This is a predicted complex of two RNAs, RNase P RNA and transfer RNA, with 443 nucleotides together.

[in-house]
RNA sequence: AAAGAUAGACGUGGUGGUCGCUGGUCCGGGAUGAUCGGAUCAGAGGAAAGUCCGAGCUCCAGAGGGCAGGAUGGUCGCUAACGGCGACUACCCCGAAAGGGGUCAGGAAAGUGCCACAGAGAGCAGACCGUCUCGCCGGCUUGGCGGGAUAAGGGUGAAAGGGUGAGGUAAGAGCUCACCAGCCCCAGCGGCGACGCUGGGGGCUAGGUAAACCCCAUCCGGAGCAAGACCAAAUAGGAGGGUUCGGGGUGGCCCGCUCCAUACCCUCGGGUUGGUCGCUUGAGGUAGGCGGUAACGCCUAUCCUAGAUACAUGACCACCCCUCCUGACGGGAGGACAGAACUCGGCUUAUGAUCUAUCUGAUCCC
RNA sequence: GCCCCCGUCGUCUAGAGGCCCAGGACGCCACCCUUUCAAGGUGGAAAUCGCGGGUUCGAAUCCCGCCGGGGGCACCA
Numbered sequence: 001a002a003a004g005a006u007a008g009a010c011g012u013g014g015u016g017g018u019c020g021c022u023g024g025u026c027c028g029g030g031a032u033g034a035u036c037g038g039a040u041c042a043g044a045g046g047a048a049a050g051u052c053c054g055a056g057c058u059c060c061a062g063a064g065g066g067c068a069g070g071a072u073g074g075u076c077g078c079u080a081a082c083g084g085c086g087a088c089u090a091c092c093c094c095g096a097a098a099g100g101g102g103u104c105a106g107g108a109a110a111g112u113g114c115c116a117c118a119g120a121g122a123g124c125a126g127a128c129c130g131u132c133u134c135g136c137c138g139g140c141u142u143g144g145c146g147g148g149a150u151a152a153g154g155g156u157g158a159a160a161g162g163g164u165g166a167g168g169u170a171a172g173a174g175c176u177c178a179c180c181a182g183c184c185c186c187a188g189c190g191g192c193g194a195c196g197c198u199g200g201g202g203g204c205u206a207g208g209u210a211a212a213c214c215c216c217a218u219c220c221g222g223a224g225c226a227a228g229a230c231c232a233a234a235u236a237g238g239a240g241g242g243u244u245c246g247g248g249g250u251g252g253c254c255c256g257c258u259c260c261a262u263a264c265c266c267u268c269g270g271g272u273u274g275g276u277c278g279c280u281u282g283a284g285g286u287a288g289g290c291g292g293u294a295a296c297g298c299c300u301a302u303c304c305u306a307g308a309u310a311c312a313u314g315a316c317c318a319c320c321c322c323u324c325c326u327g328a329c330g331g332g333a334g335g336a337c338a339g340a341a342c343u344c345g346g347c348u349u350a351u352g353a354u355c356u357a358u359c360u361g362a363u364c365c366c
Numbered sequence: 367g368c369c370c371c372c373g374u375c376g377u378c379u380a381g382a383g384g385c386c387c388a389g390g391a392c393g394c395c396a397c398c399c400u401u402u403c404a405a406g407g408u409g410g411a412a413a414u415c416g417c418g419g420g421u422u423c424g425a426a427u428c429c430c431g432c433c434g435g436g437g438g439c440a441c442c443a
Stems, first nucleotide, its partner, number of pairs: 001363001003360007010352001013320007021043009045337001049348002052346005057224004064255004069220005074088005089105001090103005106215002111213002113209003128154002130150008162180006183202008228277004238268006246260004270442003284303008321335006367439007376392004384423001394410005416432005
C1' cells in the first nucleotide's frame, strides 16, 4: 500500500428563489360562531417497519383465591420492567493475527417414552466372524459336527458401556496393579457467586434425547387509544331466541366482588359515518462534573423539538457536491432503506456511500 | 392502528420425527384400443414441502427469525 477487525458519527445532499400542504400564536374582515385574508414560528426515522418481548396509560374490583395454561432457565449486577443490556464462568466454532461469533447453558444415578436402516446384539447389553477348551467322527497335521468359556481383535452403526501398559489366564476380562481421562464424596486455598486450583478417599464407569412427555425454581388477571370519557344528530325504541334460586361485567373454568331486576344478553333488522377530550412535557433531549471495568446511576445548567383524520412534511428552477454513461471540460441519467398515527425501553429485519479514532501484519513494494 | 389464521407437484389436498430425495385426485405427456375423436386401459414426467438458521444420528413435521397471502374489529338506539 491494498486488505481486514472493533468502536463511533452521519443518514444522498448544500445554498438561494417561486408556488403550495399541516399545526400553533398574533392581527384584520365578518356577527362573538362557521369561515376568509395576512404576518410569524415549527413540521418524519435510525429504523417511524415487523408487531417479537417488556412497561406506562384506560376500562373491568388500585385484580383477590384455586385449577388449567403460558413464558423464562450458568452467576453477579443494571433497569420502571423485560425473553433486554453489561461484566464474568463453562463449553464449542472461525481467523495468519488483531480479534470475533454461538449456546432454549436447570434436571437423563424422580419416572415414562423414543433410538429408523444396518447389525448377532440398541438398553436389567450382546456370541455373527474370531480366540480357547471338551466330546465324537475322520486323519500324518491346523478338517467336520455338537457342548461350553470368552467382550482382547474384526465387522455393523450416529451411538456397542473408559484408555495405555504390566501381571494373570486354556484363551480372556478392572480379574488385579500402576499411570491418565472422567464421576461421586471430603478437606484446603482464591472468588460476592457461577467456578477455578491443589490434596485425599471411594467404586471401576454412569449411552444419547427434555427445541419428547415430564420434574424443579422464578414470573404471568384480561382486553387494548377502533382503550375510554363527553356533546350533537338520526331511527321501527322492531322481529326471533336465551335466562328468571338467574343473567351481565368475565376473558379457558370454578369461587369471590360488583351491577341488574322486567331486566339483561345474543342473532337479524334499523340509524349515523359529525365534533371535543384522551394527544403529546416525557422512566424526555443536550452539555459539563462525579461514581462505576461496564450496562447504568447521581448532581448542576439549559432546551421544548410533528400531532394529521382522506391522512400534511411536497413540486419546479439556478449554482455547487458525489456516482455512472458518452466523450474530452461539453452533454445526458441518477442520488439507499423507507416513511409518524397514544407514548416509551429493547430485540429483529431492511439500508448507503462517506467520515473519525484505535488496532493487525497472511501478501506485495521500498 | 390493533388482533388472529394459513403457506406441500400446474390446481385441490394426505402427512403430526425414520416406513417419505414425500402419497392421492384432477390436469399434462407417450403408447394401446378406434376408420377418427371422446370415453376406457397401461406407463411416465412434474415438489430444493415459502426462505434462512438451529436442536437431533436423522426435520415437511420440533424451536427461532424473516417473506408472502387471507380474515376480523367503528358508534347509536
Rfam match: Bacterial RNase P class A.